Predicted 3D model of a 73-nucleotide RNA (transfer RNA) from a Candidatus Woesearchaeota archaeon. Lineage of the source: Archaea > Nanobdellati > Candidatus Woesearchaeota. It was read from a public genome assembly. The coordinates come from a structure-prediction model, not an experiment, and the mean pLDDT is 82. Its Rfam family is "tRNA". Rfam classes the family as a transfer RNA.
RNA sequence: GGGCCUGUAGUUUAGCGGCUAUAACAUCGCCUUCACAUGGCGAAGGUCGCCGGUUCGAGUCCGGUCAGGCCCA
Repeated sequence: GGGCCUGUAGUUUAGCGGCUAUAACAUCGCCUUCACAUGGCGAAGGUCGCCGGUUCGAGUCCGGUCAGGCCCA
């Protein structure tokens, strides 16, 4: 230098172009206990790596770019 793959919550992740997006763990609150753990209920937490394009509508499609990984030279 070229090709391919990946990037979504603190972590791991689901997500046919059609509600500004799912779950688990972690965090916080409440219940349960004499107390802790377990368990139950609830809450907060996301500029979907970044910029642009297509579209009535983009996490998803297209282009560029950044980071990581693999392969080739």